The RNA shown here (Glycine riboswitch aptamer) has 89 nucleotides and comes from Sporomusa silvacetica DSM 10669. The organism belongs to Sporomusa silvacetica, within Bacteria. Of the family's consensus pairs, 86% are formed in the model. The RNAcentral record of the sequence draws on Rfam. Model confidence (mean pLDDT): 76 of 100.

[in-house]
RNA sequence: AUGAUGGUUAUAGGAGAGACCGCUUGACUGCGGCGCCGAAGGAGUAAGAACUUUGUUAAACUCUCAGGCAAAAGGACUAUAGCUGGACU
Numbered sequence: 001a002u003g004a005u006g007g008u009u010a011u012a013g014g015a016g017a018g019a020c021c022g023c024u025u026g027a028c029u030g031c032g033g034c035g036c037c038g039a040a041g042g043a044g045u046a047a048g049a050a051c052u053u054u055g056u057u058a059a060a061c062u063c064u065c066a067g068g069c070a071a072a073a074g075g076a077c078u079a080u081a082g083c084u085g086g087a088c089u
Base pairs, nucleotide, nucleotide: 001089006084007083008082009081010080011079012078013077018034020033021032022031023030035069036068037067041065042063043062044061048057049056051055
């Protein structure tokens, strides 16, 4: 000098499912009942991967603990830009 995987910030996009019922509260509060969703987080499984020798890692699949079921907020993930970082050559 080249600047990868990654981290972070900003902007844009970003799904699903009862504004359910009863009682209650100053209230969007609290308690109870029935139903549902899968894309924060968490747990389980393992096609695969690298080493390697029975361990490591691994999903948007599964569970629904947590979370959620008008709007708002949140939101995995994607794109662009800045910053950081430093593999490889």